[in-house]
Predicted 3D model of a 266-nucleotide RNA (Bacterial large signal recognition particle RNA) from Bacillus taeanensis. Of the family's consensus pairs, 93% are formed in the model. Its Rfam family is "Bacterial large signal recognition particle RNA". The family's RNA type in Rfam is non-coding RNA gene. From the family's description: The signal recognition particle (SRP) is a universally conserved ribonucleoprotein involved in the co-translational targeting of proteins to membranes. The gene name in the source record is ffs.
């Protein structure tokens, strides 16, 4: 140096999580790099850290180490945004209530505002009057087959007769009752009338007269003060997710450099 045959090794890796720790199953990122069985209420191991079988490749592009790059994950701090959540009514708007004001609107006012004064009503009490309603009285009409009255036809009874008795119907009147009327009389009542008289009251409202001479009102908007309300806005605390910057950490793929067996034969 060439050929043949072996062996070490390799036949994916990483992150988070889980674990005393390591690896696997599961999730995620890269990437294409055998297979069978076990396995999250876990499976199997002990810093040399999956276990038990089978297969392929095999000393270098392929194995090992270091460096560069940096997909991706985790993390520290800050900031922005979205979503949801807790607290605050003496931060604070919106909203509500009360009191005030009178800038605006409106209403009213020289057909006289507001104010002052005099009188009256409304208010209360007492007495009376009227009205109304009702009852009673009164007038008229009606109203009792019999158990109301008077008169009692007919008929009935007593009597020799004269005459007498009871008495239905009818008629008239009347009781209880019914209907109508009712100038007047009596009684009861009242959100009828203030009609009268007297007393009380004068806060409020209305009204009439006199004086004065331009505002008055507070319905609505505005403004001020006090109170209330946590739905929304506002203040503030802590969450979840995402973006940007930053701290730390692990790191695939890719690239570069170096390192590394055995046996036999030519």
């Nucleotide at each position: 140096u060439c050929g043949u045959g072996c062996u070490a090794g390799g036949c994916g890796g990483g992150g988070a999580g889980g674990u005393a720790g390591c690896g696997g199953u599961g999730c995620c990122c890269u990437g294409u790099a055998c297979u069978c069985g076990c396995a999250a209420u876990c499976c199997g191991c002990u810093g040399c850290a999956g276990c038990g079988g089978g297969g392929c490749u095999g000393a270098a592009u392929c194995c090992c180490u270091u460096c560069u790059c940096g997909a991706g994950g985790u993390u520290u701090a800050g900031u922005c945004a979205a979503c949801g959540u807790g607290a605050g009514g003496c931060c604070u708007g919106c909203c509500c209530u009360a009191a005030g004001u009178a800038a605006g609107u409106g209403g009213u006012g020289u057909u006289g505002a507001c104010a002052u004064u005099c009188g009256g009503g409304u208010c209360c009490u007492a007495c009376g009057c009227a009205a109304c309603g009702g009852a009673c009285a009164c007038u008229c009409a009606u109203g009792a087959a019999c158990c109301c009255u008077g008169u009692c036809a007919g008929g009935u009874c007593c009597g020799g007769a004269a005459g007498g008795a009871a008495g239905c119907a009818g008629c008239a009147g009347u009781a209880a009752g019914u209907g109508a009327g009712c100038c007047c009389a009596u009684c009861c009542g009242u959100g009828u009338g203030c009609c009268g008289u007297a007393g009380g009251g004068u806060u409020g409202c209305c009204u009439g007269g006199a004086u004065c001479g331009a505002g008055c009102u507070a319905a609505c908007u505005g403004c001020u003060u006090a109170g209330g309300u946590a739905a929304c806005g506002c203040u503030u605390g802590g969450g979840u997710u995402g973006g940007c910057u930053u701290u730390a950490u692990c790191g695939a793929c890719a690239g570069a450099a170096g390192g590394u067996g055995c046996a036999c034969g030519g």